[in-house]
C1' cells in the first nucleotide's frame, strides 16, 4: 500500500422534538436532548430533493378598463423555465483522517 468493519479500546457525531436567535423561505446557530451514524469529517462539483420575499421569461384563469372585434393594456393568483438560495443525515465525483483483522 490494498482491502474489510465479524472481533478490541478509547473517543467522536447528532434525527425528531423542545427553547432562545437568525432568514421572506427551504433552512441555520446556540443550548438541552437521542433516532441512528465506521466517517452522520471537509466539500453544492455532477444528478436529486425543497424554498424563492423582492426579480427576468412564457403560459393559464380572473378582474377592471378600452375596442378598428385582430387583440392590446393595467391589477391579482398561478404552473414551468431562469435568476437567487437551502440540504454533506439522498446518490456520485474530490479532499482528508482514527482503531482493529487479513
Nucleotide at each position: 500500500c490494498u482491502u474489510u468493519g465479524c472481533c478490541c479500546a478509547g473517543a467522536g457525531c447528532a434525527a425528531a422534538c423542545c427553547a432562545c436567535g437568525g432568514g421572506a423561505g427551504a433552512c441555520c446557530g446556540u443550548g438541552g436532548g437521542a433516532c441512528g451514524c465506521a466517517g452522520a469529517g471537509c466539500c453544492a462539483c455532477g444528478g436529486g430533493a425543497c424554498u424563492u420575499a423582492u426579480g427576468g421569461c412564457c403560459g393559464c384563469c380572473a378582474g377592471a378598463g378600452a375596442u378598428u372585434c385582430g387583440c392590446u393594456c393595467c391589477u391579482g393568483g398561478u404552473c414551468g423555465c431562469u435568476g437567487a438560495g437551502u440540504c454533506a443525515g439522498c446518490c456520485g465525483a474530490g479532499c482528508c483522517g482514527c482503531c482493529a483483522g487479513a
c-di-GMP-I riboswitch aptamer from a Desulfuromonadales bacterium, 102 nucleotides, folded computationally.
It was read from a public genome assembly, where an Rfam model found it.
Lineage of the source: Bacteria > Pseudomonadati > Thermodesulfobacteriota > Desulfuromonadia > Desulfuromonadales.